[in-house]
Context: one part of a larger RNA
RNA sequence: UUGGGCGUAAAGGGCAUGUAGGUGGUUGCGUGAGUCUGAUGUGAAAGCCCUGGGCUUAACCUGGGAACUGCGUUAGAUACUGCGGGACUUGAGUCGGUAAGAGGGUAGUGGAAUUUCCGGUGUAGCGGUGAAAUGCGUAGAUAUCGGAAAGAACAUCAGUGGCGAAGGCGGCUACCUGGUACCAGACUGACACUGAGGUGCGAAAGCGUGGGGAGCAAACAGGAUUAGAUACCCUGGUAGUCCACGCUGUAAACGAUGAGAACUGGCUGUUCGAGAGGUUUAACCUUUUGAGUAGCGAAGCUAACGCGUUAAGUUCUCCGCCUGGGGAGUACGAUCGCAAGAUUAAAACUC
Numbered sequence: 001u002u003g004g005g006c007g008u009a010a011a012g013g014g015c016a017u018g019u020a021g022g023u024g025g026u027u028g029c030g031u032g033a034g035u036c037u038g039a040u041g042u043g044a045a046a047g048c049c050c051u052g053g054g055c056u057u058a059a060c061c062u063g064g065g066a067a068c069u070g071c072g073u074u075a076g077a078u079a080c081u082g083c084g085g086g087a088c089u090u091g092a093g094u095c096g097g098u099a100a101g102a103g104g105g106u107a108g109u110g111g112a113a114u115u116u117c118c119g120g121u122g123u124a125g126c127g128g129u130g131a132a133a134u135g136c137g138u139a140g141a142u143a144u145c146g147g148a149a150a151g152a153a154c155a156u157c158a159g160u161g162g163c164g165a166a167g168g169c170g171g172c173u174a175c176c177u178g179g180u181a182c183c184a185g186a187c188u189g190a191c192a193c194u195g196a197g198g199u200g201c202g203a204a205a206g207c208g209u210g211g212g213g214a215g216c217a218a219a220c221a222g223g224a225u226u227a228g229a230u231a232c233c234c235u236g237g238u239a240g241u242c243c244a245c246g247c248u249g250u251a252a253a254c255g256a257u258g259a260g261a262a263c264u265g266g267c268u269g270u271u272c273g274a275g276a277g278g279u280u281u282a283a284c285c286u287u288u289u290g291a292g293u294a295g296c297g298a299a300g301c302u303a304a305c306g307c308g309u310u311a312a313g314u315u316c317u318c319c320g321c322c323u324g325g326g327g328a329g330u331a332c333g334a335u336c337g338c339a340a341g342a343u344u345a346a347a348a349c350u351c
Base pairs, nucleotide, nucleotide: 004322005321006320007305008304012319014201015200016199017198021194022193023192025088026087027086029084030083031082033081034080035077036076037075038074039073040072041071042070049065050064051063052062053061054060091191092188093187094186095185096183097182098181099180103177104176105175106174107173108172109171110154114150115149116148117147118146119145120144121143125136126135162169163168206247207246208245209244210243211242215241216240220236221235222234223233258318259317260316261315262314263313266296267295268294269293270292271291272290273289274288275287276286277285278284279283300307301306324351325350326349333344334343335342336341
């Protein structure tokens, strides 16, 4: 490069935003760049191909033709693409009214539990395990009652429930704030989709500075177990876990499934809207419709498993990625980082 792929075989970027680029709705007009047709010039000769001729044939030599798929000039065509300008409303967006929600941020606040401290009662054990021991306790523990302090997490509600782009988000209240859905019209008039670089967000662990430290708990110490036991079990226990600010930029960051659009039988739940009808009386039932979210399944797809209107079906646009196993997500170089390291990313050799 060609062809084929990316749920599980190698392969979807962790997620978004958006620059360049690529792609782009309906309908007139203009233009004629792409595109198409004709003419003309050129496209050396030789070679290749076709067809004659010459060496007894052949190779070889030689005549003619075709071809040279291209480029220039010129005359036209105008369906499609482009460009210019006009119109449109279905894509996209704005406005109005409703609705749900652990969406985000800040401040305040609540109860249960835990631990510690103080005081009362009270006496010899408590704790822990498979069994024990280390440990705690006559300097009065454990248990129990009253009081105080601290930090962290929010039982029930709670749900293949909800919200968010992803990471993720759960006591309550207030303030600030993002997005979504539905209903009815009005308005703008293609303003759209994707998106190399760039930029922002990004669990946990880790790092820097300063706080905080109840519980838990890497490291560490001791006790057991064991042939040993640098483990599993037990008693302790420091970083850390929490807060503020800054860094790190990675995860089985998973639906192991990129984003957007269109089309293609159904059934059963569930969440949030909107409409109609009914019953009964403020909530339920039936039904229609829209947006999510689960289960099962026609066609179709798939190596199979399975997927199946939330596609892995049928198509289109754009991006990312793969090309045997190991070496290796390593070395070297470069960029970023305080460091840890991250990103980019080979080869020899070997099977």